Notes:
Two RNAs folded together computationally: RNase P RNA and transfer RNA, 426 nucleotides in total. Rfam match: Bacterial RNase P class A. Its family is annotated with dimeric ribonuclease P complex, ribonuclease P activity and tRNA processing in the Gene Ontology. It is annotated as a ribozyme. The coordinates come from a structure-prediction model, not an experiment, and the mean pLDDT is 78.

[in-house]
RNA sequence: CAGGCCGGGUGACCGCGGGCCGCGGAGGCGGUCCGAGGAAAGUCCGGACACCGCAGGGCAGGACGCUGGGGAAAUCCCAGGCGGCGAAAGCCGACGGAAAGUGGCACAGAAAGGAGACCGCCACCGGCGACAUGUCUCUCUCCGGAGACGCCGGCGGUAAGGGUGAAAAGGUGGGGUAAGAGCCCACCAGCGUCGUGGCGACACGGCGGCUGCCAAACCCCGUCCGGUGCAAGGCGAACAGGCUCCGCUACCAGGCGGCCCGCCGAGGAGCCGGGUAGGCCGCUCGAGCCGCCGGGAGACCGGCGGCCCAGAUGGAUGGUCAUCCUCGACAGAAUCCGGCUUACAGGCCUGCU
RNA sequence: GCCGGAGUAGCUCAGCUGGUAGAGCAGCUGAUUUGUAAUCAGCUGGUCGGGGGUUCGAUUCCCUUCUCCGGCU
Repeated sequence: CAGGCCGGGUGACCGCGGGCCGCGGAGGCGGUCCGAGGAAAGUCCGGACACCGCAGGGCAGGACGCUGGGGAAAUCCCAGGCGGCGAAAGCCGACGGAAAGUGGCACAGAAAGGAGACCGCCACCGGCGACAUGUCUCUCUCCGGAGACGCCGGCGGUAAGGGUGAAAAGGUGGGGUAAGAGCCCACCAGCGUCGUGGCGACACGGCGGCUGCCAAACCCCGUCCGGUGCAAGGCGAACAGGCUCCGCUACCAGGCGGCCCGCCGAGGAGCCGGGUAGGCCGCUCGAGCCGCCGGGAGACCGGCGGCCCAGAUGGAUGGUCAUCCUCGACAGAAUCCGGCUUACAGGCCUGCU
Repeated sequence: GCCGGAGUAGCUCAGCUGGUAGAGCAGCUGAUUUGUAAUCAGCUGGUCGGGGGUUCGAUUCCCUUCUCCGGCU
């Protein structure tokens, strides 16, 4: 560093929830067996199941996003690729498209995307009062004259350098040039294209031109998604009246969808009054758990054998005593299952650096 | 149990096509008044519930977590 496991043990007694068996007319009693977790949590994803007649089409909206495989599916898992971190074992990654379009890049700065001349550098043109009767060179006997350096102005070139910024139009070095510049060349990063290897993501090599960032901005491309959640829903019990409105063969009541189409369709909505707030089902045997064998690199799949492992409805898993140790963390089912995330004292095993 | 919403100054709320966070009340100072209130002028006060990510930059976008509130029998 990675993977896996445990998370107080044993015994006695009392108590609580449930299944089965026996007894009893019944209330109930007796016996026997079982009785929280790795997260039962958050409800963040995905399903099963149930109802909405079917769950149909389109728009809108939403989710996801390297490749291959697994899986019922998934913001899941495995393996690989690429990128980042680390000395290494290894870990992390919302990781499609910016060469389809739109938009944004505050402040600062001259200029923020087919950019820009503020300082600087350079060519050309004009001038030279002061510093300055300046310095140097040429010409000349001298006075003087011309040119260069320098200074000022104009018109241009330039993206090397300065400065601003998170970011300045690929990076470094060389050539080239008046000064410069992918203008040219070498190497490197990126893009496109061709070839080779690979199922593929991609890698390596050749050639080409010239290249900012942001899609957890709109968007484009691809895949997927009907809605509501066990307080779903069903049976039975009780109550079973009155008023108003809409609709009745369709075009516009309604069928709980954001809208439209299609389909179904004869009842529907509101207010007041009345009744139940109690019982049963759904409810736990399931994409189940354990062991062995086989396939596979792995996730996982297949076969055989064994097991039954909470089902409450004011809601059960606790208490006392004895004993041992390293003195015991986070926390507790409520329709079920697969994941993710978060919380967790301490301890054990295996492999690697 | 299932579903939905909100956390910004002491209080009540804006700000959410990303660019240094504002209003009213409250507090403090001054003016006005004999004094107080009211009024006027000015000032103070912010982990934007916590942590992480995307981005040059996050109150705003995304993930996670905490707290509070509401609906459904």